[in-house]
RNA sequence: GCUGGCAUGGCACAGGUGGUAGCGCACUUCAUUGGUAAUGAAGAGGUCGGCGGUUCAAGUCCGCUUGUCAGCU
Numbered sequence: 001g002c003u004g005g006c007a008u009g010g011c012a013c014a015g016g017u018g019g020u021a022g023c024g025c026a027c028u029u030c031a032u033u034g035g036u037a038a039u040g041a042a043g044a045g046g047u048c049g050g051c052g053g054u055u056c057a058a059g060u061c062c063g064c065u066u067g068u069c070a071g072c073u
Stems, first nucleotide, its partner, number of pairs: 001072007010025002013022001019056001027043005049065005
């Protein structure tokens, strides 16, 4: 220098063929307990790496770009 994969709550990840983003753990409150843990109920938290484009509508499609991993030279 070229090519490809990945980037989504605090963490690990999902999200068929575009239609208002979800699971587990963790966190908060409550119940239960003599008190913890465990268990049960309720709840908060992300605009999807960044910019632009297509579209009525983009996490998803297209271009550029940043980071990271791998391959090639």
Molecule: transfer RNA
Organism: Lachnospiraceae bacterium